The RNA shown here (Guanidine-I riboswitch aptamer) has 122 nucleotides and comes from Ancylobacter koreensis.
The model forms 100% of the base pairs in the Rfam consensus.
The sequence was found by an Rfam model in a public genome assembly.
RNA sequence: GGCAAAUGUCCCUAGGGUUCCGGCGCCUGCGGCCUUGGCUGCGCGGCGCGUCUGGUCCGAGAGGGGCAGCCCGGCGGUCGCUCCCUGCGCCGGGUCCACGGCGGGACAAAAGCCCGGGAGGC
Numbered sequence: 001g002g003c004a005a006a007u008g009u010c011c012c013u014a015g016g017g018u019u020c021c022g023g024c025g026c027c028u029g030c031g032g033c034c035u036u037g038g039c040u041g042c043g044c045g046g047c048g049c050g051u052c053u054g055g056u057c058c059g060a061g062a063g064g065g066g067c068a069g070c071c072c073g074g075c076g077g078u079c080g081c082u083c084c085c086u087g088c089g090c091c092g093g094g095u096c097c098a099c100g101g102c103g104g105g106a107c108a109a110a111a112g113c114c115c116g117g118g119a120g121g122c
Base pairs, nucleotide, nucleotide: 007068008067009066010065011064012063015058016057020055021054022052023049024048025047026046027045028043029042030041031040032039033038034037069095070094071093072092073091074090075089076088097117099120103115104114105113
C1' cells in the first nucleotide's frame, strides 16, 4: 500500500459467582420425652457457609444454533415501443482467518462478560 462484505441481535452451552429461593449449621418461642442436661415435634425470625449438587441470575472476538443485515452473481414484473437508472420480489453463492497476558471495571458478586481481534507474540 492492497485485499466485495467480513456486522447486529436473540436462544443455548463451556464457565462464573452468591442478590433472591432452596439446602446445611448455630441461635430463638411453645410443646413432648428423659438421666436438669440433652433429644425431639411444630413455628416466626436472626447469623453464618458457594470447599452447598441445585432453582433465579451473569455468560464467550477466537464455542453451538436461529433471525436479520451486508456483499457478489442471476432471474422476474411494471409503461404503446426501446434503452438506462432507481426501488421491489425471488433464486444461488459468500460473510474468511484468529496464539494472546498482567492489571482494571460493572452488577449482589465472580467469570471465557467489558477494557479487548487491546498490550504482547508468530